[in-house]
Molecule: transfer RNA
Organism: Pseudomonadota bacterium
RNA sequence: GCGCGCUUAGCUCAGCGGCAGAGCAUCGCAUUUACACUGCGAGGGUCGUAGGUUCAAAUCCUACAGCGCGCA
Numbered sequence: 001g002c003g004c005g006c007u008u009a010g011c012u013c014a015g016c017g018g019c020a021g022a023g024c025a026u027c028g029c030a031u032u033u034a035c036a037c038u039g040c041g042a043g044g045g046u047c048g049u050a051g052g053u054u055c056a057a058a059u060c061c062u063a064c065a066g067c068g069c070g071c072a
Stems, first nucleotide, its partner, number of pairs: 001071007010024004018055001026042005048064005
């Protein structure tokens, strides 16, 4: 330098163009003498950045950035 893949909550990851979600973690409540376990609930997101397409974009297109793999 070229090609491919990935980027979504603190972590690991889902997500069909039409409301952004799960598990774990954190916090609160219940339970217990207390802790743990368990149950219920809550908070937490510029969906890597910038453009484009569209009535509507996490999703489609382009460029860039970061990470990984391969080739040279």